[in-house]
RNA sequence: GUCGAAUAGCUCAUUUGGUAGAGCACAAGAUUUUGGAUCUUGCGGUAGUGGGUUCAACUCCCACUUCGACUC
Numbered sequence: 001g002u003c004g005a006a007u008a009g010c011u012c013a014u015u016u017g018g019u020a021g022a023g024c025a026c027a028a029g030a031u032u033u034u035g036g037a038u039c040u041u042g043c044g045g046u047a048g049u050g051g052g053u054u055c056a057a058c059u060c061c062c063a064c065u066u067c068g069a070c071u072c
Base pairs, nucleotide, nucleotide: 001070002069003068004067005066006065009024010023011022012021018055026042027041028040029039030038048064049063050062051061052060
């Protein structure tokens, strides 16, 4: 210098802009002598930070921060 990534406690979706979901984990209940497993329900994020465009932004634009890859 170029490119990519940042979304729930963890791993990841969300495709061409219309107020965000899944699995695991966690909590409660059912079942079980207890535990585990299974089933049901619930909890949990205003999307790295700050601005801009728009009626409306995780999504488009700019800057910055962190991480990774490549080039010199």

RNAcentral holds the sequence, with entries from ENA.
This is a predicted structure of a 72-nucleotide RNA (transfer RNA) from a Planctomycetota bacterium.
The prediction has a mean pLDDT of 81.
Rfam family: tRNA. Rfam links the family to the GO term triplet codon-amino acid adaptor activity. About the family: Transfer RNA (tRNA) molecules are approximately 80 nucleotides in length.
The source organism's lineage runs through Bacteria, Pseudomonadati and Planctomycetota.